RNA sequence: CUCUUAUCACGAGAGGCGGAGGGAAUAGGCCCUAUGAUGCCCGGCAACCGACAGACACAUGUCUGGAAAGGUGCUAAAUCCUACAGCGCGCAUUUGCGUCGCUGAAAGAUAAGAG
Numbered sequence: 001c002u003c004u005u006a007u008c009a010c011g012a013g014a015g016g017c018g019g020a021g022g023g024a025a026u027a028g029g030c031c032c033u034a035u036g037a038u039g040c041c042c043g044g045c046a047a048c049c050g051a052c053a054g055a056c057a058c059a060u061g062u063c064u065g066g067a068a069a070g071g072u073g074c075u076a077a078a079u080c081c082u083a084c085a086g087c088g089c090g091c092a093u094u095u096g097c098g099u100c101g102c103u104g105a106a107a108g109a110u111a112a113g114a115g
Stems, first nucleotide, its partner, number of pairs: 001115008013042001015041003021032003026083004043075003048071002052065005079107001084104005089098003
């Protein structure tokens, strides 16, 4: 880097350092930020993997449970929202439009596995 599977409306400091932009990329919105953001450290949250206990299977895997000292991860806003498609609704009226709603896809993030 590519592929596969799962998850993405919950949760997480009024601490320290630091000093200017930040919210993945492009565009449009909308936000956060010197009452110091982003970031780093500590703290915290969660529980994907691993560990532990139990059940089933015995192809060594599946399911359930509690814990959290191990490996990650996360710690403003739904993955902040929209970009594509379908349905609904409204307007127009014939294939159109939308400050609207729902579902799915794409893209992305994280974990685990494979190449």